A computed fold for a 91-nucleotide RNA from a Planctomycetaceae bacterium, annotated as Glycine riboswitch aptamer. The sequence was found by an Rfam model in a public genome assembly. Rfam family: Glycine riboswitch aptamer. Rfam describes the family as follows. This family represents the bacterial glycine riboswitch. Taxonomically the source falls in Planctomycetaceae (Bacteria, Pseudomonadati, Planctomycetota, Planctomycetales). Model confidence (mean pLDDT): 79 of 100.
RNA sequence: GAAUGUCCGGUGGAAGAGAGCUGAAGCUUUUCAGCCGCCGAAGGUGCAAGCAGACCCUGAACCGCUCAGGCAAAAGGACUGCCGGACUGCA
Numbered sequence: 001g002a003a004u005g006u007c008c009g010g011u012g013g014a015a016g017a018g019a020g021c022u023g024a025a026g027c028u029u030u031u032c033a034g035c036c037g038c039c040g041a042a043g044g045u046g047c048a049a050g051c052a053g054a055c056c057c058u059g060a061a062c063c064g065c066u067c068a069g070g071c072a073a074a075a076g077g078a079c080u081g082c083c084g085g086a087c088u089g090c091a
Base pairs, nucleotide, nucleotide: 005087006086007085008084009083010082011081012080013079018036020035021034022033023032024031025030037071038070039069043067044065045064046063051059052058053057
C1' cells in the first nucleotide's frame, strides 16, 4: 500500500401473501379480542434433502420451520447500485 475481503453511514432499487369474517370500542381513519386462510427477504431457529469442506463429521445459506414479523397504501424489508468512511491487506 490502489487489489481482495469484512463492517458502518448516506442515498436509490427491492418480492411474497385476505383492504378476510365476527364482536366491542371508535365515528367512518383506526384499536382490541376471537376465528380461519396465507407469505418469507427484519429478527430467531434447524440441518431432512441438497451444497461446501481438511469428509461419515462439520458448516452456513437466497434451504427447511414459521416462534416472532407480515398479507390495500404507508412503514418495514434480506439483498443490492452509487458515494463516503473504518479495518484487513495483494501487486